This is a predicted structure of a 529-nucleotide part of an RNA (small-subunit ribosomal RNA, 5' domain) from an uncultured bacterium.
The coordinates come from a structure-prediction model, not an experiment, and the mean pLDDT is 86.
RNAcentral holds the full RNA, with entries from ENA and SILVA.
[in-house]
Context: one part of a larger RNA
RNA sequence: GAUUGAACGCCGGCGGCAUGCCUAACACAUGCAAGUCGAACGGCAGCGCGGAGAGCUUGCUCUCUGGCGGCGAGUGGCGAACGGGUGAGUAAUGCAUAGGAAUCUGCCCAGUAGUGGGGGACAACUCGGGGAAACUCGAGCUAAUACCGCAUACGUCCUACGGGAGAAAGUGGGGGACCUUCGGGCCUCACGCUAUUGGAUGAGCCUAUGUCUGAUUAGCUUGUUGGUGGGGUAAUGGCCUACCAAGGCGACGAUCAGUAGCUGGUCUGAGAGGACGAUCAGCCACACCGGAACUGAGACACGGUCCGGACUCCUACGGGAGGCAGCAGUGGGGAAUAUUGGACAAUGGGGGAAACCCUGAUCCAGCAAUGCCGCGUGUGUGAAGAAGGCCUGCGGGUUGUAAAGCACUUUCAGUAGGGAGGAACCAGCUAUCGGCCAAUACCCGAUAGUUCUGACGUAACCUACAGAAGAAGCACCGGCUAACUCCGUGCCAGCAGCCGCGGUAAUACGGAGGGUGCAAGCGUUAAUC
Numbered sequence: 001g002a003u004u005g006a007a008c009g010c011c012g013g014c015g016g017c018a019u020g021c022c023u024a025a026c027a028c029a030u031g032c033a034a035g036u037c038g039a040a041c042g043g044c045a046g047c048g049c050g051g052a053g054a055g056c057u058u059g060c061u062c063u064c065u066g067g068c069g070g071c072g073a074g075u076g077g078c079g080a081a082c083g084g085g086u087g088a089g090u091a092a093u094g095c096a097u098a099g100g101a102a103u104c105u106g107c108c109c110a111g112u113a114g115u116g117g118g119g120g121a122c123a124a125c126u127c128g129g130g131g132a133a134a135c136u137c138g139a140g141c142u143a144a145u146a147c148c149g150c151a152u153a154c155g156u157c158c159u160a161c162g163g164g165a166g167a168a169a170g171u172g173g174g175g176g177a178c179c180u181u182c183g184g185g186c187c188u189c190a191c192g193c194u195a196u197u198g199g200a201u202g203a204g205c206c207u208a209u210g211u212c213u214g215a216u217u218a219g220c221u222u223g224u225u226g227g228u229g230g231g232g233u234a235a236u237g238g239c240c241u242a243c244c245a246a247g248g249c250g251a252c253g254a255u256c257a258g259u260a261g262c263u264g265g266u267c268u269g270a271g272a273g274g275a276c277g278a279u280c281a282g283c284c285a286c287a288c289c290g291g292a293a294c295u296g297a298g299a300c301a302c303g304g305u306c307c308g309g310a311c312u313c314c315u316a317c318g319g320g321a322g323g324c325a326g327c328a329g330u331g332g333g334g335a336a337u338a339u340u341g342g343a344c345a346a347u348g349g350g351g352g353a354a355a356c357c358c359u360g361a362u363c364c365a366g367c368a369a370u371g372c373c374g375c376g377u378g379u380g381u382g383a384a385g386a387a388g389g390c391c392u393g394c395g396g397g398u399u400g401u402a403a404a405g406c407a408c409u410u411u412c413a414g415u416a417g418g419g420a421g422g423a424a425c426c427a428g429c430u431a432u433c434g435g436c437c438a439a440u441a442c443c444c445g446a447u448a449g450u451u452c453u454g455a456c457g458u459a460a461c462c463u464a465c466a467g468a469a470g471a472a473g474c475a476c477c478g479g480c481u482a483a484c485u486c487c488g489u490g491c492c493a494g495c496a497g498c499c500g501c502g503g504u505a506a507u508a509c510g511g512a513g514g515g516u517g518c519a520a521g522c523g524u525u526a527a528u529c
Stems, first nucleotide, its partner, number of pairs: 001529004006525005013375006019368002021333001026331003030328003035078003040075002043071002047069003050065007085286003094211007103203002108199008116150001118148002125140006156165003170191006178185002212258003219249003224246008261283004265276004288309005311322004339365001341364003347361001348359004378408004388399004412470001414465005422456001427451009473518005478499003484513005494501002
C1' cells in the first nucleotide's frame, strides 16, 4: 500500500447492489417448512343444493334421504431419497484431473408385442372389551388401479440344449347401427397397466497421478497378501466363509500422533509464489450420541421405523412423548452477526386429465454505513478586508470572500397528481385449418381474436408546489509523514508504530487558534499478502 463475513470509539443526509453466529455440531417455548389425487376404491363425519315427512309463531325449526356439488377419516397410487441446513467427522471408503469394465436406473423419449378369464382377503364401518393417556384387542360385513392363482408369451430369463419358467388394471370423455337383466355390452379417443429392446438422465464400482505438519513417531500387518471351492451383491473384489500357500507395506517416510471437509475460486503480488476456502457453483459427510435394518427405481432415510445411551417433558407410577446443523424466534457463549414479516405475481419443484392445492425452495419487504458504487449538504457575486476569536515586534497579521448583504437554482428528502415494465403462460370463449375416428361427437395440435392473473407497491419514472430551506464529521500537525504558534503542566500528569518526548520558555503531554489529510465517514485493534 492493498484486502476483510470484521469488531470497537467518535460522528452520521439519501439511494442502488451485495453481505450479515467466523464463538457452543450448546439447549430449545411457539408457529410454519411435504403434500396431493374423488378421472383408482368402499363410503359419507362436517358444509351447501335438491327431494320426502313432521311441527306450526307461513317462513323458520326438526327428522329422514349419497340423488348432486363436494369431502373429514380410511384403503390405494405417486411424492416424501428432491429442494433447504451444517462442516462435527474424514489425510483418504473424500476431493481434483484423466481413464476403465463387471452394473442398476421410477418418471421421460423411441421401437416391438399384449391388456383374456377367475378367486380369497383386510381397513373404513358396526358391535363388544382394555387403558389416565399414547394407543390397543376380539367378533362380524365390504370395494378397488390393494393381494393371489389360471390362460397366453413376439421380445425376455434359465438350461444338462432335450426342454423349462415368467405378465397385466382399469378409469374417464363421446357415440350411429346391433344386443340388453336398462346397470351396460359394443365402437372409438385420452390417460393408464404388462413384457421387452434401445436412448436420455441419475447413481454404484475400479485404476493412475496430485492433495498439510511432526522421525523428540521406524518398523507396521493375520482376513493380513495371494490362490481354489462356496456364499453374497444390481455389479467386480477377502466383501464374507472353508481349505491351501506365506505373503503384503515401509527412509521415494509405512505405522502412529496433530491439524483439516475438498474443488471451481478469493485476497495479495509485476510475476513466481504466499495465505485463505464466507457469500455463489460442483462433490462429499452429517442430522441429539451410537448401532441396525425395513420400504422402495433410488435411503441404511434431517421434519420415517427399531434397539441402546444422555437430556427434557407428561403420568392415575402401570406407562408414554420429543429431537430447529429447515425459516423466523428464545436462552446461553461471545468483541460480534438481522424479522416469531408478505406472496406463490414470476422462476422452479411435488401431486393432479385439468381447474387447482402444497411449497420459510424462491421472489420480495424489514433491520445493520457491514462492504462497494453514486448523489447531496448549495451556486454566482460580495473589502467597510465588519464584529468576534487567536497571535503580535502594538504598526499590524490571520481566521477571510469566509460571514453578512445582493442575485439565482431546487438535485435529494417532503407534499400532491400521473405512471410503464417485470405477464409469458395455463385456462375459458369464438372462428378457421389439420390429425384421430364409423362419425360433421369427443379428444389432440396449429393460427388469429378476446377474457383473466402483480407479493413487491404509498415502488421505477414523469410533472407540479414551497423555501437555502432538512443534511459534516473524524484523525493528525517532532522525524519517518502533508500540516505551527500561544497558554497550562513541570521526569508530574501524560504520549508513543519505531526513534523517542516531559526535570520552568515542550511545534512530541492537556487546551485554544490556525493548518494538513480523508470525507458520510474517519481513526484504532485484529488478520493476510